A computed fold for a 1564-nucleotide part of an RNA from a Phycisphaerae bacterium, annotated as large-subunit ribosomal RNA, half A. Its Rfam family is "Bacterial large subunit ribosomal RNA". Clan: LSU clan.
Context: one part of a larger RNA
RNA sequence: GGUGCAUGGUGGAUGCCUAGGCGUGCAGAGGCGAUGAAGGACGUUGUAGACUGCGAUAAGCUUCGGGGAGUGGUCAAACACACAUUGAUCCGGAGAUUUCCGAAUGGGGCAACCCGGCGUCACUGGGCAACCAGCUGGCGUCACUGGUACCUGAAUGCAUAGGGUAUCAGGGCGAACCCGGGGAACUGAAACAUCUCAGUACCCGGAGGAAAGGAAAACAACCGUGACUCCGUAAGUAGCGGCGAGCGAAAGCGGAACAGCCCAUGGCUUAGAGCCAUACAUUUUCGUGCGGUCAACGGAAUGGUCUGGGAAGGCCAACCAGAGAGGGUGACAGUCCCGUAUGUGUCAGCCAAGCGAAAAUGGUCGAGUAGGUCGGAUGCCGUGGAACUCUGACUGAACAUGGGGGGCCCACCCCCCAAGGCUAAGUACUCCUGCACGACCGAUAGUGGAAAGUAAUGCGAAUGAAAGGUGAAAAGCACCCCUUCUAGGGGAGUUAAAAGUACCUGAAACCAUGUACCUACAAGCUGUCGGAGCCCGAUUGAGCUUGCUCACGGGUGACGGCGUACCUUUUGCAUAAUGGACCGGCGAGUUGUCGUAUGUGGCAAGGUUAAGCGCUUCAGGCGCGGAGCCGUAGCGAAAGCGAGUCUGAACAGGGCGAAUGAGUCGUAUGCGGCAGACCCGAAACCAGGUGAUCUACCCAUGGCCAGGUUGAAGGGGAGGUAAAACUUCCUGGAGGACCGAACGGGUUAACGUUGAAAAGUUAUCCGAUGAGCUGUGGGGAGGAGUAAAAGUCUAAUCAAACCUGGAGAUAUCUGGUUCUCUCCGAAAUGCCUUUUGGGGCAGCCUCAGGACACUACGUUACGGGGGUAGAGCACUGAUCGAGACGAGGGCCCUUCCCGGGUACCUCCCUUAGUCAAACUCCGAAUACCGUAACGACUAUCCUGGGAGUGAGUCUGCGGGCGCUAAUGUUCGUGGACGAAAGGGAAACAACCCACACCGUCAGCUAAGGUCCCUAAUACAUGCUCAGUGCGUAAGGAUGUCUGUUUUCCGUGACAGUCAGGAUGUUGGCUUAGAAGCAGCCACCAUUUAAAAAGUGCGUAAUAGCUUACUGAUCGAGAAAACGGGCGCCGAUAAUGAUCGGGACUCAAGCAUGUAACCGAAGCUACGGGCUCGCAAGAGCGGUAGGAGAGCGUACCACAGGAGAUACAAGCCAUACCGUGAGGAGUGGUGUCGGCCUGUGGUAGUGAGAAUGCCGGUAUGAGUAACGAUAAAGAGGGUGAGAAUCCCUCUCACCGUAAGCCUAAGGUUUCCUGGGGAAGGUAAAUCCGCCCAGGGUUAGUCGGAUCCUAAGGCGAGGCCGAAAGGCGUAGGCGAUGGACAGCAGGUUAAUAUUCCUGCACUUCGUAUGAAGGUUGAACUGGCGUGACGUCACGCAGGACUGCAGCCCACUACUAGAACAGAGGGUGCGUGGAAAUGCGUGACCGAGAAAAACCGUCCAGGGACGACAUGCGAAUCCGUACCAAAACUGACACAGGUAGGCGAGGCGAGUAGCCUAACGGUGCUC
Repeated sequence: GGUGCAUGGUGGAUGCCUAGGCGUGCAGAGGCGAUGAAGGACGUUGUAGACUGCGAUAAGCUUCGGGGAGUGGUCAAACACACAUUGAUCCGGAGAUUUCCGAAUGGGGCAACCCGGCGUCACUGGGCAACCAGCUGGCGUCACUGGUACCUGAAUGCAUAGGGUAUCAGGGCGAACCCGGGGAACUGAAACAUCUCAGUACCCGGAGGAAAGGAAAACAACCGUGACUCCGUAAGUAGCGGCGAGCGAAAGCGGAACAGCCCAUGGCUUAGAGCCAUACAUUUUCGUGCGGUCAACGGAAUGGUCUGGGAAGGCCAACCAGAGAGGGUGACAGUCCCGUAUGUGUCAGCCAAGCGAAAAUGGUCGAGUAGGUCGGAUGCCGUGGAACUCUGACUGAACAUGGGGGGCCCACCCCCCAAGGCUAAGUACUCCUGCACGACCGAUAGUGGAAAGUAAUGCGAAUGAAAGGUGAAAAGCACCCCUUCUAGGGGAGUUAAAAGUACCUGAAACCAUGUACCUACAAGCUGUCGGAGCCCGAUUGAGCUUGCUCACGGGUGACGGCGUACCUUUUGCAUAAUGGACCGGCGAGUUGUCGUAUGUGGCAAGGUUAAGCGCUUCAGGCGCGGAGCCGUAGCGAAAGCGAGUCUGAACAGGGCGAAUGAGUCGUAUGCGGCAGACCCGAAACCAGGUGAUCUACCCAUGGCCAGGUUGAAGGGGAGGUAAAACUUCCUGGAGGACCGAACGGGUUAACGUUGAAAAGUUAUCCGAUGAGCUGUGGGGAGGAGUAAAAGUCUAAUCAAACCUGGAGAUAUCUGGUUCUCUCCGAAAUGCCUUUUGGGGCAGCCUCAGGACACUACGUUACGGGGGUAGAGCACUGAUCGAGACGAGGGCCCUUCCCGGGUACCUCCCUUAGUCAAACUCCGAAUACCGUAACGACUAUCCUGGGAGUGAGUCUGCGGGCGCUAAUGUUCGUGGACGAAAGGGAAACAACCCACACCGUCAGCUAAGGUCCCUAAUACAUGCUCAGUGCGUAAGGAUGUCUGUUUUCCGUGACAGUCAGGAUGUUGGCUUAGAAGCAGCCACCAUUUAAAAAGUGCGUAAUAGCUUACUGAUCGAGAAAACGGGCGCCGAUAAUGAUCGGGACUCAAGCAUGUAACCGAAGCUACGGGCUCGCAAGAGCGGUAGGAGAGCGUACCACAGGAGAUACAAGCCAUACCGUGAGGAGUGGUGUCGGCCUGUGGUAGUGAGAAUGCCGGUAUGAGUAACGAUAAAGAGGGUGAGAAUCCCUCUCACCGUAAGCCUAAGGUUUCCUGGGGAAGGUAAAUCCGCCCAGGGUUAGUCGGAUCCUAAGGCGAGGCCGAAAGGCGUAGGCGAUGGACAGCAGGUUAAUAUUCCUGCACUUCGUAUGAAGGUUGAACUGGCGUGACGUCACGCAGGACUGCAGCCCACUACUAGAACAGAGGGUGCGUGGAAAUGCGUGACCGAGAAAAACCGUCCAGGGACGACAUGCGAAUCCGUACCAAAACUGACACAGGUAGGCGAGGCGAGUAGCCUAACGGUGCUC
C1' cells in the first nucleotide's frame, strides 16, 4: 500500500413532521383621496435593537355594548414600577387625537428641509378708552384649472379682453376585467416582398362595479321574425387567400336573461319654450323597513384495572348522539379541553328589495348631413363584378307626392325611416374579506420568499439569494478536575432516552484508528475462471475424548489461463475523437382540443346529446333537454333526377353506383394536426424605459504653468541718400520660439501575465504661454449623440450601450433523454427537391386482418430472342515482312517519234504475322422469358396501423476514371462487417472456418496446427547450407541436383609441361615512316606435322613476347548449348527488432506421400427454460425499429392485516428466494407515530453521462504566496503567553514630502475604559476590530435669510393623435459678485465657535446733532459696480541670514577658566509672498445681476448724515480621515482640486545631503 471486518469523525441525503405555499367552489366587497390618500420619514413602552401597534393625547384617549380574573403586544427573559370584582387586560360599534414628506396645494427645494404674508388668541409695553406697537408661541388661512353666479373693468363709445369675490368640482393612487387613441418585431410561408404573427406585445386617454352594446333608415325571402348582450349549434361550412402559408363569418335553430322609453300635454299670451296649472319621467335627499352583517351565549355523555416516563392503548363494565367534522392533551379520546349538530342574541353603526315624502330639471322628426370623387380602414371580403359601415381632402341633395336597404347596376316587389338621447338583467375579472374543499407540494418541493423583495450587486433602470425540526416539560448539566477566571474535555447530576442550544433520524463521497490475510525480481481496463497457504464460525449435520475434529460456510489470495473501461458519434473507436474529479439530491414525449386506426363497453337502421334546466344524502350523482351531428343512396359542373344517374340525337355504348346493408356514442392505447409540444442551448429583431459621476464634444464660471535661453516688430543714436533705400550700435521684449521641473502624455525596453494593479512598475522618452492642462456646475443618447476621423468614445460593454418586456423568438444544427424480460428485425438504394449531413413518394422491417391459387422459390428437361467473353479480319480503321505481274507518278539516259533504266513513291494481286469501347464473316457460359415434371410446405399476394433508413465500409469477380497509383474514386454482381460473439491469421470491423437460448471437468470435427512457450506426430523418399526458411526487381554468376540435345575421345580427347609457330613479303596503296598489328583495298601462293598477307602486348618504324595451329609427353573421359528444382549476389537510415519468442541444419526448412492426433459457443450426447404448433416437430445472435409480457415508486377508493410484556417508516449488515426488473426473513440502529397486503384507479413514476443545476468532499499540497529590498538592535514594562503592544537608548528612511492646512467624498472611523471569538494575509496583551461611556458650542469662518451665469422650471400663450414639446412674465440655480475678528489661553476629545483682552457689522431705542422748501428721507433714471493676455515699474515686507548683549543648562575636569547645542532681544542687508497702484504692448477685443457709492436728471414734499448710552442679532455645518477612513471587490505599489512648503551646494519647487516640540521603518 491492497481487500475484508469493527469503531469513529466529517457531511446533511433519507424517513417522519409543518408554521408556509398552490389550486378550486360559494358568499361578500368592488374602491381610497384636498375632511389630505396610497406609500413613506421621524418619533413613541422605565431599560439598547428589530417586528407589530400607535402619533407630541403617540403598544394608546372617550363612549356604547360584550366578557368576568388576572394584566402591562412579539423576539424574550430579568429587574423596577403600576392597573384590576368601585370590573382591569381583552373583543365589537361609534367618536377624538393623528408630527413631517407625499396629488402636496402660501413661495422655494437636492422628498421627509428652508423662507414667508394675512387674521386671531395668549403675553409685554403705551393709552381713560377705542386702540396702537412689539416678541415668542398656538390656531386659522393664502396653489392651479374648469363650471356657475355676481362685482369691477382697458386700448375703444357701447362692449369685450383682463382683474376680483363667492360656491361646486377636478388633480393622485390601485391587481385584473372594459371602451377608445396610437401600434411593432422575432416568427410562419422550410428563402422573401403581398400575406402571417396581430390589431397581439407595448405606450397613452377614460370609466365602472362591471364596461361596452341596445329599442331597426334591422334581418329575411314572397313565408315570416321583431332592441341589445352572452352560451351551444350552424361550421372549419359560405367565403377570403403570392387561391401559397394560412385566415374564416352570418342568417336560422336551441338556451340564459328579458324592458322599454324621452326630446311633452292643457290654458293664456307672445317676436320668442314668456307665464300658469297638472300629471309623468329621470336624478338627488329624507323617513320607514322583513332580513343580513360587524362582538357573543347555551350546548349531551366514563369509570376501574394492567403495562408504561406518560394512557387517549389492552382487559372489564357503562353512557350520549339533530353532536362518531376537525384540532389539542406526555402513545391511538364520541363521553378531558377547544369545538361540532342544533338553538338563542344587539345599544350603536353599515348593507338592503319594498313603501312613503320633498326638491330640482325636462331641448322632436335631426344639413355641410345622405350621396359623389380621390386616399385609407372595418367585416369572411388582400380592389376584386364589391354592395354595406367609418372618414382625411374636395364637393354636395331631397324633405313623406320624400328617403334608405335587400352584395355591381336597372326594373318590379318586400322591409325600414339616418344624420338627437337614456336604459336594468343575462356576460368579464379578483388587489381584497369570510367559510369550505383537494387521488395539490412537503424545505434542492411548494410563491422569489415556511425569517425577504431582506442580505448582496449595479451610477441607474433593475437584479436578487441562502437559511425549518432539542425535549412531553428547560428539567438547558448544580458541584469537582485539567486549562489562560477561555475554547474544549473528563467525572457527577437531569431525562424515557443526552436527544447537550454546532441539538430528531443521520446514508454516501471523504478522513482516521484497530484488526485478519496479502505485498519489497515485479509490469498494463485492476476483473473473471482455477487455486495452494493462513485466519474465522451465524446456522445445520456427523463423530467422539463434551470441547475438540470433520463436513459445510465466511475472509484473504501466492501462483496460473483468458482479457485494451463506459457513453456518444460513426463505414469504422482501447483509441491519441466527444462527455463525466467523486458522492448525494433535482433533471427531459406532458396537457388540452380536433382527426385517424385498433382494442373494449352500451345501443343498433339507428346511435348520441350540446348549452341549459330541475332534483339530490352537499357529493359519489340522477333526471330533463333532440337544437345539432354521424349513418341509412347515388349520379351529375349544375339545374336536377333517383336504384339509378351522367354523357349523348339515342331505348346504343361507356363512366360512377345499386344488386353484395353497420353504424354510432363513450373509454383505453398507437400515431398525426393546432398549441412552447421531449429537454437544454444562440448570434440576432422589435417595444418601452435607464444612463454623459467614465469618456468625446460644447456652454458658463474659477484655478495652474520652478528656472534658464534666444532676441522679431517698433523706437533712438551714428553713418549714408537729392529724398529714400541701406548699414551699424543701443533700446525693446515678440513667438502655436528653444532647454527643462510641476502638470499633461505614453516612444523604446525589461519586469509583471493565477499581477501589488481586469493596463501597472522601473529606466528611457514627448509637450510644457498654448489648437495648453485642470476644478465645479450644466447640455445633447441608442440607428441616436459625439467625433482635428481611429469605426474612435458613449460608466472595465460599442460595425449600434444597458435594463425590462414580446419570450418558452426561431435553430433542416450539437448534446442529453432514467426499470426488466420475450418474439421478429432493417437501411445507407431509385425518382424529385435553392437538393446533396434535410425532406416527399417508392424500396427494405414490424403488427393486425384477409386471400390459399402451382401464385412465388429451387432443381432438371424443353423452347426462345440476344451480340457480351472469346475469336476473327469479311466491312470500318490501324499494322509488319516477303514475292510477283501489272498500272500510275517521280528521277535519270536517250531523243524526231518510239523507247530504255530505276537500290524512288503509290495502288492492285499472292503469301507469312498482327490490333480495336464507339470494327464483326462468327460467337458462348451465365443471366432473362416461357412451358412441363419433381422438390420444398417454406415463401408469396392484398388491405390497414406503426416505423426506421435514404453518410455506408472492406473484399472476390466484371468495368470506367487514375499511372492496369492509392485503406483512391465511381458503377455492376456476390460475401462479410454494419447489427455477429466463438476458432484461425502473434496482436488485426471487413480475410479463412463458423452463426452464441441456458448448463455439463462428455464425445466428433472445420479452418489451422502437432520441438518448448502451447492442446496435439510419426514414418518414407528427395531437395536446400543460404538460418534460405524468417521481405523485393531488372540484371549477374563454372553454387548445387536433375533432364534433353550436339561435338570430341585408347588410331589417345580435355587441362598441364616440352618443342615448333616458316617462306614469296617490308602484299599493294597511303605515309616522313606503315615491315602481320594508324588507316584503305585485297586476303593469294609456297614449304610443311603445323604456322593467319595474322589473336593480343610492344616499336618512331623495325625488333621482341604471345595466341590460333602442329608434334611429343600424360592416360579416360572432355567440351558446348538448352530446360527444370532449390539456393547466391543485387539488399543502404536514423533507440533494438520482417520466424510471435526460444530455438531449429541428424530439420522443428522445402517438396511429395502415408497413417494418426489436437482444435470452435460448429455437430453430437445428457439435463433445463421459453416461443410457435392440435400433434409430430421446428425455432430462440442482433443496432435503428415494430410487437408483447412484467417489476418497482407516490397518491386515491374498497377490503383485509400487524402494532406497546412492545417497537412502524427510514438507515446499516446478511451465507435466503426469483430468468430479470426485484422480493422476503433475521440481527443492529431508530423510540419520533405512523405502516403493510390484495383488487382496481391516477401519475410531477425509475438517472451515469446533457463542458447539466445545487450542495458537500477530495486531488493538486502542507505546495505557490503572505502586496515595493526605507532596516533594524538592545534594555525595561505589562501579561498565561511578546521579534510585533508601551517606555527608553541606538540605527535607518522621507524632507515641493512619506511634513502641515483645506474642498469633495466618507459618516463616528475621534477620545477614554474594557475585551480577544471573528476581521488584521502569521502572532497579538495591539488596532481604523468588538462592548460601554464621552465628545462637535459662532452676529464676524462656510452656507441659507442678498445677487445673478450656463442651464433647468415655467401662470397665461403657441404647437402637437395622446403622452407631451417650446416659451413670455416670473422665480430657481455657484464654480462668480456682495458681506462685520484678531491675539493669547484652555480640553482626554472643540475652538477665528468656550474663556481673557482689544475690535467691528446690522437693527431697535433714547439723547444730541451738521444739513435741509435755493428741496431731507424715499422712488426712478444715469454713472459706477464691470472684468483679456503679456511685459515692466512703484508700494508692501511674509520668509530667511547674520553681528552684539542676556538667560538657562551642561559633557570633559580635582577645581576654575574657556567653549557652547538651545532660547530671548535688538539691528541692518537682501528680497518675484499675498496684496494694492500705475505704465506700455498685442490681438483672439476680453460675463451678468444685486448691494454699496456717486449724481443733483425726474418724481416727491419733511426729514435727517453723524456721534454717544442701552439693548438685540435666527437656522444649518463645525468630531475625525486627505489615504489603512474617498474612488479602485482588499488595511490594493494606481487615481484624487486648492494653499503653505525651511537650510547647504545650485539658475532652480531639478538633483544630492540634511532641519522641525514634523512624520515614518511600509503587519510575518
The prediction has a mean pLDDT of 81. The organism belongs to Phycisphaerae, within Bacteria.